[in-house]
RNA sequence: CACUCAUCAAGAGCGGCGGAGGGAACGGCCCCACGAUGUCGCGGCAACCCCCGGAGUCCCGGAAAGGUGCCAAAUCCGGCGAAGCAACUGGCUUCGCACGAUGAGCG
Numbered sequence: 001c002a003c004u005c006a007u008c009a010a011g012a013g014c015g016g017c018g019g020a021g022g023g024a025a026c027g028g029c030c031c032c033a034c035g036a037u038g039u040c041g042c043g044g045c046a047a048c049c050c051c052c053g054g055a056g057u058c059c060c061g062g063a064a065a066g067g068u069g070c071c072a073a074a075u076c077c078g079g080c081g082a083a084g085c086a087a088c089u090g091g092c093u094u095c096g097c098a099c100g101a102u103g104a105g106c107g
Stems, first nucleotide, its partner, number of pairs: 001107001003105006013042005021031003026078003043071003048067002051062004080096006
């Protein structure tokens, strides 16, 4: 980096450093000198892998030592399609897809 599968409305922050942008991209809308983003330390959340028991490979329960992940806002919202509703103004709702993120597997 490509591919496959699963999940994404829950949950979880303090301090040090540092000093201007950041929330993937685009459009919105937000966060930010009352110090963001980042990084380090500590703490925490969760339970994908791993582990234990049951079942039998879908799954259920448990645990949290280890490998990841995560700790503003629904993946912050939207973009494409379908259905329904509303409407002189292109809106609202639901579902699906795409994009993206994370894990596991594989190359």

Predicted 3D model of a 107-nucleotide RNA (SAM riboswitch aptamer (S box leader)) from an Anaerolineae bacterium. The coordinates come from a structure-prediction model, not an experiment, and the mean pLDDT is 84. It was read from a public genome assembly, where an Rfam model found it. The organism belongs to Anaerolineae, within Bacteria.